[in-house]
Context: one part of a larger RNA
RNA sequence: GGCAAUCGGUGGAUGCCUUGGCGCUAAGAGGCUAUGAAGGACGCGGUGGGCGGCGAAACGCUCCGGGGAGUCGCCAAACAGACUUUGAUCCGGAGAUAUCCGAAUGGGGCAACCCGGCGGGAGUCAUGUCCCGUCAUCCUUUGACUGAAUACAUAGGUCAUAGGAAGCGAACCCGGGGAAGUGAAACAUCUCAGUACCCGGAGGAGAAGAAAUCAAGAGAGAUUCCCGAAGUAGCGGCGAGCGAACCGGGAUAAGCCCAAACCGUGCGGCUUCGGCCGUGCGGGGUUGUAGGGCCUUCAUCAAACGAUCCGUGAUUAGGCAGCAAAAGGGCCUGGGAAGGUCCGCCAUAGAGGGUGAAAGCCCCGUAUGCGAAACCGAAAGCGGCGUUGAAGGUACCUGAGUACCGCGGGACACGAGAAAUCCCGUGGGAAUCUGGGAGGACCAUCUUCCAAGGCUAAAUACUCCUUAGCGACCGAUAGUGAACUAGUACCGUGAGGGAAAGGUGAAAAGAACCCCUGUUAGGGGAGUGAAACGAGAACCUGAAACCGAUUGCCU
Numbered sequence: 001g002g003c004a005a006u007c008g009g010u011g012g013a014u015g016c017c018u019u020g021g022c023g024c025u026a027a028g029a030g031g032c033u034a035u036g037a038a039g040g041a042c043g044c045g046g047u048g049g050g051c052g053g054c055g056a057a058a059c060g061c062u063c064c065g066g067g068g069a070g071u072c073g074c075c076a077a078a079c080a081g082a083c084u085u086u087g088a089u090c091c092g093g094a095g096a097u098a099u100c101c102g103a104a105u106g107g108g109g110c111a112a113c114c115c116g117g118c119g120g121g122a123g124u125c126a127u128g129u130c131c132c133g134u135c136a137u138c139c140u141u142u143g144a145c146u147g148a149a150u151a152c153a154u155a156g157g158u159c160a161u162a163g164g165a166a167g168c169g170a171a172c173c174c175g176g177g178g179a180a181g182u183g184a185a186a187c188a189u190c191u192c193a194g195u196a197c198c199c200g201g202a203g204g205a206g207a208a209g210a211a212a213u214c215a216a217g218a219g220a221g222a223u224u225c226c227c228g229a230a231g232u233a234g235c236g237g238c239g240a241g242c243g244a245a246c247c248g249g250g251a252u253a254a255g256c257c258c259a260a261a262c263c264g265u266g267c268g269g270c271u272u273c274g275g276c277c278g279u280g281c282g283g284g285g286u287u288g289u290a291g292g293g294c295c296u297u298c299a300u301c302a303a304a305c306g307a308u309c310c311g312u313g314a315u316u317a318g319g320c321a322g323c324a325a326a327a328g329g330g331c332c333u334g335g336g337a338a339g340g341u342c343c344g345c346c347a348u349a350g351a352g353g354g355u356g357a358a359a360g361c362c363c364c365g366u367a368u369g370c371g372a373a374a375c376c377g378a379a380a381g382c383g384g385c386g387u388u389g390a391a392g393g394u395a396c397c398u399g400a401g402u403a404c405c406g407c408g409g410g411a412c413a414c415g416a417g418a419a420a421u422c423c424c425g426u427g428g429g430a431a432u433c434u435g436g437g438a439g440g441a442c443c444a445u446c447u448u449c450c451a452a453g454g455c456u457a458a459a460u461a462c463u464c465c466u467u468a469g470c471g472a473c474c475g476a477u478a479g480u481g482a483a484c485u486a487g488u489a490c491c492g493u494g495a496g497g498g499a500a501a502g503g504u505g506a507a508a509a510g511a512a513c514c515c516c517u518g519u520u521a522g523g524g525g526a527g528u529g530a531a532a533c534g535a536g537a538a539c540c541u542g543a544a545a546c547c548g549a550u551u552g553c554c555u
Base pairs, nucleotide, nucleotide: 001554002553003552004551005550006549007548008547009546015540016503017502020474021473022471023470024469025468026467027466028465029463030462031168032167039101040100041099042055043054044053046079047078049075050074051073052059061095062094063093064092065091066090070083071082072081106115107114108113116135117134118133119132120131121130122129137165138164139163140162142160143159144158145157146156172203173201174200175199176198177197183190187237213220214219224251225250226249227248228247234242235241255455256454257453258399262283263282264281265280266279267278268277269276270275288433290398291397292396293394294393295392296391297390298389303388304387305386306385309384310383311382312381318376319375322370323369324368328343329342330341331340332339344361345360346350352364353363354362404428405427406426407425408424409423410422411421414440435450436449437448438447439446490497491496510539513525514524515523516522
């Protein structure tokens, strides 16, 4: 020096555990904000570093309800003190207070700071100082004053007035913009993808929506969502790839209102005094087997329907603190009984958790029954209100720079294609019911529908958040980045990046006292404990690498 065995050290794998996560279900809630939010800064405790709470009225104040014995939050004790059956702490509700910054809004500013105006007040001999209120911008309403081109006037301006907006928020939704890595085994059309991302807007949902829709000789009857049709028909450097619809089955169901004709009426202007034009209000009316208006004739007053729209129902049901809640003992082992054993009991409760081990009957709960002054708060039903006929005539109305066409783009599964359909830009530009659109170029026949105005629940999407529950989900290199002072420490000028780190014991009973010593270290006794020569805080278990000691063998 090697090998082996044994005994230790180191180390923190493994097992077990779970305070934390992950996914989902059912309900709730789906917003907050100039009455100053979200988010922060700085403060507030007898001693006060962090977290949480609170705001100069500062670990809290007032009232109402619950509750009933201790309490003064957590890390986390200690000392000193205080509160409480005249009901504290605690739980629920309503108020008060709520510094400074922040949309931040009197002006400024390098956020949490600086400096003001006006009105009122405190104080001073006076000034300085302090307190309260108020003063941003934009839009709209009303009013006053003012006031161009341009004489009257109007536009505009200033001030006041009363409303509104502004900012934040996880995803979902609609709209306006809109990539690239990638794929095509390169790459340009194409793809990724109208995705990511940016901007705007809305709501608890949003969007869409009552046929100028589809069909095909038969018919359907708004929209949305799901399943099929179907990876079909098609599109496609016919490459990679993209990818419908008709129709069928389900979920849910709901339809309405204007513009116009016409009637009445207010105001203004023009007038040949007949009216005409403009504008506002009320009635009327709303469609395709056309409908409506107007004129004529006839019938009809009650029932049905209504998310549309108001009341009642309704100080309601219900929700949100809470209350009550059954039944076990002996012996054995053990440190400890819930284990074993013997004999019982309850059960609308044998869900679950805890207790020194494995408990229906020890504790908390659970089934079940009950419960609100305050706060939140439906629905059915009922009432009001609204709607609804036929025939004939007339030809008054039925959405115009619109439809459509050329050119250039975009959307449609459809890449310009034979390319319909929809949308935008640009240049042209109809018809008026004897009218017009569509049926995938186009034409005819036929069928079907009525554009150029608007509204509309439900079925659908999502979960920052609350409550209850579930899991062939994880169990500390896992599961959230975060079980612990975690978006912390730390890194970066910054945008931003971003950790590691859980476990004594049933209970601190956390080792009084003594000894060694290089003296807050480490160790030895003693003591506690079931266990401390393998629970001693570097603390459950304690693998391996690695280090050492002893013994043996080999060299």
The part of an RNA shown here (large-subunit ribosomal RNA, domain I) has 555 nucleotides and comes from Desulfolutivibrio sp. Its mean pLDDT, the model's own confidence on a scale to 100, is 84. The organism belongs to Desulfolutivibrio, within Bacteria.